The RNA shown here (c-di-GMP-I riboswitch aptamer) has 75 nucleotides and comes from an Acidimicrobiaceae bacterium.
It matches the Rfam family "c-di-GMP-I riboswitch aptamer". Gene Ontology term of the family: cyclic-di-GMP binding.
The model forms 94% of the base pairs in the Rfam consensus.
Lineage of the source: Bacteria > Actinomycetota > Acidimicrobiia > Acidimicrobiales > Acidimicrobiaceae.

[in-house]
RNA sequence: UCAGCGAAAGGGCAAAGCCGUCGUGAGGCGGUGACGCAAAGCCGUGGAGCCCCAGGGGCCAGCCUGGCUACCGAA
Numbered sequence: 001u002c003a004g005c006g007a008a009a010g011g012g013c014a015a016a017g018c019c020g021u022c023g024u025g026a027g028g029c030g031g032u033g034a035c036g037c038a039a040a041g042c043c044g045u046g047g048a049g050c051c052c053c054a055g056g057g058g059c060c061a062g063c064c065u066g067g068c069u070a071c072c073g074a075a
Stems, first nucleotide, its partner, number of pairs: 005073002012037002017032006035062001041068003046064002049059004
């Protein structure tokens, strides 16, 4: 230095619920709030689930899988 790994330190993200708002809807955005997370950062490969429609299109991805990137440095 790299890979693996995940003690410590510094921190980071933010579930459900509630309020507002957009959307036919799944759901998204903002505020609040913390269930949790070592990739719960980004993408969306392939599945699962969900919505609209029956040619098909969309949502989510903090469900599994895949790709890319990354802070710290004990055993």